[in-house]
RNA sequence: UGAGCUGGCCAGGCGGCCGCGUGACCCCACAAGGGUCCCGAGGAACGUCCGGGCUCCAUAGAGCAGGGUGAUGGCUAACGGCCACCCGGGGUGACCCGCGGGACAGUGCCACAGAGAGCAGACCGCCUCGCUCCUUCGGGAGCGGGGUAAGGGUGAAAGGGUGAGGUAAGAGCUCACCGCGCGACUGGUGACAGGAGCGGCAAGGUAAACCCCACCCGGAGCAAGACCAGACAGCAUGCGUUCGAGGGCUGCUCGCCCGAGCAUGCGGGUAGGUUGCUUGAGCCCUGGAGCAAUCCAGGGCCUAGAUGGAUGGCCGCCCCUCGUCCCCGGUAACGGGUGCGAGAGACAGAACCCGGCGUAUCGGCCAGCUCAUCCG
Numbered sequence: 001u002g003a004g005c006u007g008g009c010c011a012g013g014c015g016g017c018c019g020c021g022u023g024a025c026c027c028c029a030c031a032a033g034g035g036u037c038c039c040g041a042g043g044a045a046c047g048u049c050c051g052g053g054c055u056c057c058a059u060a061g062a063g064c065a066g067g068g069u070g071a072u073g074g075c076u077a078a079c080g081g082c083c084a085c086c087c088g089g090g091g092u093g094a095c096c097c098g099c100g101g102g103a104c105a106g107u108g109c110c111a112c113a114g115a116g117a118g119c120a121g122a123c124c125g126c127c128u129c130g131c132u133c134c135u136u137c138g139g140g141a142g143c144g145g146g147g148u149a150a151g152g153g154u155g156a157a158a159g160g161g162u163g164a165g166g167u168a169a170g171a172g173c174u175c176a177c178c179g180c181g182c183g184a185c186u187g188g189u190g191a192c193a194g195g196a197g198c199g200g201c202a203a204g205g206u207a208a209a210c211c212c213c214a215c216c217c218g219g220a221g222c223a224a225g226a227c228c229a230g231a232c233a234g235c236a237u238g239c240g241u242u243c244g245a246g247g248g249c250u251g252c253u254c255g256c257c258c259g260a261g262c263a264u265g266c267g268g269g270u271a272g273g274u275u276g277c278u279u280g281a282g283c284c285c286u287g288g289a290g291c292a293a294u295c296c297a298g299g300g301c302c303u304a305g306a307u308g309g310a311u312g313g314c315c316g317c318c319c320c321u322c323g324u325c326c327c328c329g330g331u332a333a334c335g336g337g338u339g340c341g342a343g344a345g346a347c348a349g350a351a352c353c354c355g356g357c358g359u360a361u362c363g364g365c366c367a368g369c370u371c372a373u374c375c376g
Stems, first nucleotide, its partner, number of pairs: 001372010012318007020040002023037005042347001046358002049356005054221004066217005072084004086100001087098004101212002106210002108206003123152002125148010160178006179201001180199003185194003225275004234266006246258004282301008319345001320343005326337004
């Protein structure tokens, strides 16, 4: 210098004008309205795919059914998450990827091709025997029996590989090396790794097919739940219609007037309102333990709470990219400065709250590491 890998971070900035939501205060007799101030989306607020808190219902215990998870050791409130490590695969490497238990418990499936696909298989080939025919007498051809898994052919897959011996031809039939299986012993918490020695080698795949094994799981969700609490129709009960319920005049009583309905309950804990509602497994800094995830201690901070749902719009300057005029440095590639023009700033938006995962995302910044090349 170029090409990469991993982790972390930002999510345009400043100013002016207008506007929106919660809250506090003020003007105003309340309300309405107006003014001032504080605060006001995210790394994913998203998808709602997992896990938990919280709330209500259910619940003796155990089991069945159903669902989920799946190497090992940790972390955590919990997890299907995270960290470390093992094994397998990929990459020259940094590093990345893996739905990673069991296929001698049982059942099923493995298309097409192929002779044979499951306690293997003789289609061609090779060897041998018998009969017949031909012969240049070396042998050859046809039919039939037997041996053979070396070679060919089919297939995703055909019963270890290479070499030598051996044989009629062959074959772990025998031997050497490699591979494979078992494995004393050693190391490790463990998955697992190494491995003396032994075994001629033992027939696959599929469990995201049923299934088996181990572990986990009660249901519904803030439209949960709690509190306050209407009106109309209609219905029921009680009292009442000259033995006057109830109402008006009134501070009260008397009195006068009107007079057939009135009260309670159901309707309905409905409509509506309030609450739950944001202080929380919270955030930041420092120190410590640990490889890390994470945990512990001390200090500091308060940081949206809407309910048809606020957090926005316009203008100017700057930031970024591209093109171009001019100037400067340089042999050049190129670099720097200035002016003008054009373009881009994404993905997306709280709704009870957290921890994860997944997905989307303009443009950048920082740190560590790898490979190649050049220079010293």
About this RNA: The RNA shown here (Bacterial RNase P class A) has 376 nucleotides and comes from Demequina gelatinilytica. The coordinates come from a structure-prediction model, not an experiment, and the mean pLDDT is 77. The model forms 94% of the base pairs in the Rfam consensus. Rfam family: Bacterial RNase P class A. Rfam classes the family as a ribozyme.